[in-house]
Predicted 3D model of a 352-nucleotide part of an RNA (small-subunit ribosomal RNA, central domain) from an uncultured bacterium. The RNAcentral record of the full RNA draws on Greengenes.

Context: one part of a larger RNA
RNA sequence: CUGGGCGUAAAGGGUUCGUAGGUGGUUAGAUAAGUCAGAUGUGAAAGCCCAGGGCUCAACCUUGGAAUUGCAUUUGAAACUGUUUAACUAGAGUUUACUAGAGGAUUGGGGAAUUUCCGGUGUAGCGGUGAAAUGCGUAGAGAUCGGAAAGAACAUCAAUGGCGAAGGCAACAAUCUGGGGUUAAACUGACACUGAGGGACGAGAGCGUGGGUAGCAAACAGGAUUAGAUACCCUGGUAGUCCACGCCGUAAACGAUGAGUACUAGCUGUUGGAUCUGGUGUAAAAGAUUUAGUGGCGCAGCUAACGCGUUAAGUACUCCGCCUGGGGACUACGGCCGCAAGGUUAAAACUC
Numbered sequence: 001c002u003g004g005g006c007g008u009a010a011a012g013g014g015u016u017c018g019u020a021g022g023u024g025g026u027u028a029g030a031u032a033a034g035u036c037a038g039a040u041g042u043g044a045a046a047g048c049c050c051a052g053g054g055c056u057c058a059a060c061c062u063u064g065g066a067a068u069u070g071c072a073u074u075u076g077a078a079a080c081u082g083u084u085u086a087a088c089u090a091g092a093g094u095u096u097a098c099u100a101g102a103g104g105a106u107u108g109g110g111g112a113a114u115u116u117c118c119g120g121u122g123u124a125g126c127g128g129u130g131a132a133a134u135g136c137g138u139a140g141a142g143a144u145c146g147g148a149a150a151g152a153a154c155a156u157c158a159a160u161g162g163c164g165a166a167g168g169c170a171a172c173a174a175u176c177u178g179g180g181g182u183u184a185a186a187c188u189g190a191c192a193c194u195g196a197g198g199g200a201c202g203a204g205a206g207c208g209u210g211g212g213u214a215g216c217a218a219a220c221a222g223g224a225u226u227a228g229a230u231a232c233c234c235u236g237g238u239a240g241u242c243c244a245c246g247c248c249g250u251a252a253a254c255g256a257u258g259a260g261u262a263c264u265a266g267c268u269g270u271u272g273g274a275u276c277u278g279g280u281g282u283a284a285a286a287g288a289u290u291u292a293g294u295g296g297c298g299c300a301g302c303u304a305a306c307g308c309g310u311u312a313a314g315u316a317c318u319c320c321g322c323c324u325g326g327g328g329a330c331u332a333c334g335g336c337c338g339c340a341a342g343g344u345u346a347a348a349a350c351u352c
Stems, first nucleotide, its partner, number of pairs: 004323003007306002012320001014201004021194003025088007033081002035077008049065006091191001092188005097182003103177006110154001114150008125136002162169002206247006215241002220236004258319006266297012301308002325352003334345004
């Protein structure tokens, strides 16, 4: 160097864009860098290996050969890779038309509920639990009716559904805006795939400044429980949860399954589109084919098994990331980043 792996045993980066690099469709010509063949030179000797010879044998010595897989020069070959020229349209992209959607941002008004406040009625309880108590209430609570205010979240629809790269996204309307799918034409003509570094995004919690604060609720206080109870249960309750701007950069960031392409039985549900049949009211239902998703089974195959199975964990190729016994250790030290909390990169001694 080659050889093994990564759903659950160690191992897929949280996601995406993209630099270098690696890899790359079809046809023809040129070239000859890689590649292949020949020749020449060189590749010291000794040693190793092979065949002989000499010491009585051997070790040892000696002769010849082979080998020295390399390098340089040169002559050729032209399939493949590269380079270059000309072209192509099956990959990729653009335009036109149609189309579904909680995709994103901003603004505005909305109804139910909760809490508080004000007023009316009304009287002794309310609340809470396994049972209680703390708590609230004759200074009139709880209940009920009317009014007002505030903040947060949007029941039903709702789904095995939809959209998004992931995180994630759900009342309604408007404005701005990203991506996807389908069909048939036209156009560009390999413009592609992956992607070390790098950039951007990235739940929740947390941090900074300024607002806001209804409900909920770390911390905290009290009541219970208990041997104790720094808990579970109850009554309260501050950060926080919300908004704006700026940080943080982590999650069981999960499909515990990287991205792309091609190929490999079927059956069945569902979402979006297209074509056809159908039906007739020229509407719908229903059906068939196809395409893009999203589920359930399942053949072959794979798998240690569980299971996966055209949405692969099957069969192959390209590129990236990662793993190498358990603990020590998602640690120490150092570097980088951060206001901090900390993040990231990441050992060793020792031990089993």